This is a predicted structure of a 352-nucleotide part of an RNA (large-subunit ribosomal RNA, domain IV) from a Pseudobdellovibrionaceae bacterium. The coordinates come from a structure-prediction model, not an experiment, and the mean pLDDT is 87. The source organism's lineage runs through Bacteria, Pseudomonadati, Bdellovibrionota, Bdellovibrionales and Pseudobdellovibrionaceae.
Context: one part of a larger RNA
RNA sequence: UUGUGGUUAAGGAACUCGGCAACUUAUCACCGUAACUUCGGGAAAAGGUGAGCCUGCGAAAGUGUAAGGACUUGCUCCCCAAGCUUUUUCAGGUCGCAGAGAAAUGGGAGUAGCGACUGUUUAUCAAAAACACAGGCAUGUGCAAAGUCACAAGACGAAGUAUACAUGCUGACGCCUGCCCGGUGCUGGAAGGUUAAGGGGAUUUGUCAGCGCAAGCGAAGCGAAGAACCGAAGCCCCAGUAAACGGCGGCCGUAACUAUAACGGUCCUAAGGUAGCGAAAUUCCUUGUCGGGUAAGUUCCGACCUGCACGAAUGGCGUAACGACUUCUCCGGUGUCUCAACCACAGGCCUC
Numbered sequence: 001u002u003g004u005g006g007u008u009a010a011g012g013a014a015c016u017c018g019g020c021a022a023c024u025u026a027u028c029a030c031c032g033u034a035a036c037u038u039c040g041g042g043a044a045a046a047g048g049u050g051a052g053c054c055u056g057c058g059a060a061a062g063u064g065u066a067a068g069g070a071c072u073u074g075c076u077c078c079c080c081a082a083g084c085u086u087u088u089u090c091a092g093g094u095c096g097c098a099g100a101g102a103a104a105u106g107g108g109a110g111u112a113g114c115g116a117c118u119g120u121u122u123a124u125c126a127a128a129a130a131c132a133c134a135g136g137c138a139u140g141u142g143c144a145a146a147g148u149c150a151c152a153a154g155a156c157g158a159a160g161u162a163u164a165c166a167u168g169c170u171g172a173c174g175c176c177u178g179c180c181c182g183g184u185g186c187u188g189g190a191a192g193g194u195u196a197a198g199g200g201g202a203u204u205u206g207u208c209a210g211c212g213c214a215a216g217c218g219a220a221g222c223g224a225a226g227a228a229c230c231g232a233a234g235c236c237c238c239a240g241u242a243a244a245c246g247g248c249g250g251c252c253g254u255a256a257c258u259a260u261a262a263c264g265g266u267c268c269u270a271a272g273g274u275a276g277c278g279a280a281a282u283u284c285c286u287u288g289u290c291g292g293g294u295a296a297g298u299u300c301c302g303a304c305c306u307g308c309a310c311g312a313a314u315g316g317c318g319u320a321a322c323g324a325c326u327u328c329u330c331c332g333g334u335g336u337c338u339c340a341a342c343c344a345c346a347g348g349c350c351u352c
Base pairs, nucleotide, nucleotide: 001347002346003345004344005343006342007341008340010338011337014336027051028050029049030048031047036041038172052094053093054092055091056090058088059087060086061085062084063083068078069077070076071074095099107331108330109329110328112326113325114323115322119131120130135170136169137168138167139166140165141164147156148155149154173318174317175316176315178248179247180246183245184244185241186240187239188238189237192236193235194234198230199229203225204224205223206222207221210217211216249267250266251265252264253263276310277307288304289303290302291301292300
């Protein structure tokens, strides 16, 4: 000097991003125990008292001898003085600094956020508010099911059968879940438009018999190109569907102080955000404003609403219980600190 332990005057979080670390608490019995609550909890809530050893009077329970009683006369049963065992009230005494004498063995309370809960997870920097979950909803699937693996055979689903199985979203419970189908998707429809291969074959053309003095014309055949017309699904089109993907406005004026606007006008839209919540895990301006807590509070709690840019199963708002989760506060106790000191052990360095 480092590490691991131990002790510490006075103060007691002044430390620090933050009480990180450490300390406190701890056992058993009894007393006592709030808000809230899904009536189960919360709860070991909180907060108190006692605890060693010896003696004595007792109490209770067990066992059970003698005596007594019963008969079914038995190695019987019932009831029980005694004795023994266990637990314990009360009273008295006694020792130590200390009696749950060591070890092991919860610090507590309040507030808010998130997630209902127990559970799961980044083996090797993240355990969480992430995942899962019971519950809810939607969609598909009638059995040779849908879905999945496989080239196939075959298999799972399932030795199941719609109270089933598969997929997707949400995520206990309570109160609820508003408006929009214009876009995208899905489902249904089939009148019309468009439309492939294929069918069709008008027409054009190469070649060559033949004709013609020549230019050229040119049957059949064999080739090449090919218009009209017919032609499915799809798309266009017509409907439905948002617990499908998603979306849910602007400007101007108006009340007898002022301010504000229940009210009116106008433009646009598929429809213009309902209930509830709101400076929020979401608020830029922002340390918004007011209130509370502090001597002093960018955090916290309660309100307000001007929501840059909450909002209803991409769920909204609450919620008892739960959480090695996150925020803030208080009590207790502390070497975290003011501010450091000493001791023990271990390692390195230094010195001898």